[in-house]
Molecule: RNase P RNA; transfer RNA
Organism: Pseudomonadota bacterium
RNA sequence: GCGGAUGGCUGGAUGAUCGCUUGCGCAGGGCAACUUGUGCGAGAGGAAAGUCCGGACUUCACGAAGCAAUGGUGCCGGGUAACGCCCGGCCGGGGUCGGCGGGGAAACCCGCCGUGAACCCGAGGGACAGCGCCACAGAGAACAGACGGCCUUCGUAGGUCGCGCAAGCGGCCCACUUGGGUCACGGUGAAACGGUGGGGUAAGAGCCCACCGCGGACUUGGCAACAAGGACGGCACGGCAAGCCCCACCAGAAGCAAUGGCGAAUAGGGGGUCCGCAUGGGCAGCUUCGGCUUGGACCCCGGGUUGCCAGCUAGACCUUGUCGGCAACGGCAAGGCCAGAGGAAUGGUCAUCGCGCCCAAGGGCGUACAGAAUCCGGCUUACAGGCCAUCCGCAUUU
RNA sequence: GCCCCCGUCGUCUAGAGGCCCAGGACGCCACCCUUUCAAGGUGGAAAUCGCGGGUUCGAAUCCCGCCGGGGGCACCA
Numbered sequence: 001g002c003g004g005a006u007g008g009c010u011g012g013a014u015g016a017u018c019g020c021u022u023g024c025g026c027a028g029g030g031c032a033a034c035u036u037g038u039g040c041g042a043g044a045g046g047a048a049a050g051u052c053c054g055g056a057c058u059u060c061a062c063g064a065a066g067c068a069a070u071g072g073u074g075c076c077g078g079g080u081a082a083c084g085c086c087c088g089g090c091c092g093g094g095g096u097c098g099g100c101g102g103g104g105a106a107a108c109c110c111g112c113c114g115u116g117a118a119c120c121c122g123a124g125g126g127a128c129a130g131c132g133c134c135a136c137a138g139a140g141a142a143c144a145g146a147c148g149g150c151c152u153u154c155g156u157a158g159g160u161c162g163c164g165c166a167a168g169c170g171g172c173c174c175a176c177u178u179g180g181g182u183c184a185c186g187g188u189g190a191a192a193c194g195g196u197g198g199g200g201u202a203a204g205a206g207c208c209c210a211c212c213g214c215g216g217a218c219u220u221g222g223c224a225a226c227a228a229g230g231a232c233g234g235c236a237c238g239g240c241a242a243g244c245c246c247c248a249c250c251a252g253a254a255g256c257a258a259u260g261g262c263g264a265a266u267a268g269g270g271g272g273u274c275c276g277c278a279u280g281g282g283c284a285g286c287u288u289c290g291g292c293u294u295g296g297a298c299c300c301c302g303g304g305u306u307g308c309c310a311g312c313u314a315g316a317c318c319u320u321g322u323c324g325g326c327a328a329c330g331g332c333a334a335g336g337c338c339a340g341a342g343g344a345a346u347g348g349u350c351a352u353c354g355c356g357c358c359c360a361a362g363g364g365c366g367u368a369c370a371g372a373a374u375c376c377g378g379c380u381u382a383c384a385g386g387c388c389a390u391c392c393g394c395a396u397u398u
Numbered sequence: 399g400c401c402c403c404c405g406u407c408g409u410c411u412a413g414a415g416g417c418c419c420a421g422g423a424c425g426c427c428a429c430c431c432u433u434u435c436a437a438g439g440u441g442g443a444a445a446u447c448g449c450g451g452g453u454u455c456g457a458a459u460c461c462c463g464c465c466g467g468g469g470g471c472a473c474c475a
Stems, first nucleotide, its partner, number of pairs: 001394010012353007020043010045369001049380002052378005057255004062290006070251005075089005090124001091122004097114007125246002130244002132240003147186002149182004155176002158173006194212006213235001214233002218229004259310004269301007280294004303474003317336008354367006399471007408424004416455001426442005448464005
């Protein structure tokens, strides 16, 4: 210089003024709840979003054990409160570089073989437990297959050569035909039951041999996934489990409109379905054991109130330092307090500056995605711009 | 705030890995019939299967993520 790749941070600033929600103090009012004024503080995000996962918390289900059903997860190790998340590793695919061959005027493109940059992607357990599916094309599609071609056999016809006086006999070649052999070649397909070379054969074929690939007892290394070597096996074992399924592991259900308390009002009203009325029934699907209970479970119509308080924000919290760890993360110490509304506050206006665009020396316009709702940890999606850091291949120079 | 369901021609729908570059009905367009209209007959057009990605040889169908639409959930007795 050319080309490629990754991670992180930030997400307008300052001032004035008028408001809104809230904490504390002071003053006034009120028996009190509270209210009015005033002063000092605090007041949206990296995604507050989608509600896709995982928890905390609360209520419901009588307790314990086992089984079943349903749903989910799925290489290995670690992190975490937990996870389908994160970190590190393994394996596979892509990316890189080189060689050979083909096409092309060239740029370049395609195929095969080896290698496997930074980095990216992988729902990555099991297809010798079983079932199922593999359209079209093609001869044949799952313990496959003979269409063409190749070889051979029976028969028929022909050509040619040799021998023979001739009849004929024998060799070779070719066409059709009968019965076989064969998957090296052609062609089909997403996929054709190992690949290349040699031997062998009537023609062929792991039929035999060498190399490669595949399976693989065992050995070594590693916590493990796995890697390296490999006796032996002549090759047998296609793909799909985001089809059913098998194996291992995890999970009770619902969600702050959960739930608890106070208050007000109404008709604590009517109808229906199912089980049972006691050696029984009910108490989460089944079983066992124990315990409780004597009616229970559910649906529809109609009536009343749309009030207050708690849950409600100090927490798996934030910042800095240090130690351990490759890292995710964890330990320790010091300091800090950072929204809490309740149909929902967090806003409006003005000025100056920053950034972008336009006209031309001073103005105009714009300034992303988007806004808490019980709270956390993730993932995914949206996003104008700005800043920082790192890595790799090739070429050139020193 | 929380929880469910749905998305295929203009409208209503069929489809459940290949027989589907998607079938049917109503509607639309053209022609025939009729003096004309309607009815009837014949033919035709009309679908990025909401969007993107993945699994598979192959996806409307299976899986994941987005987008859009619809519905339900308060308390008392």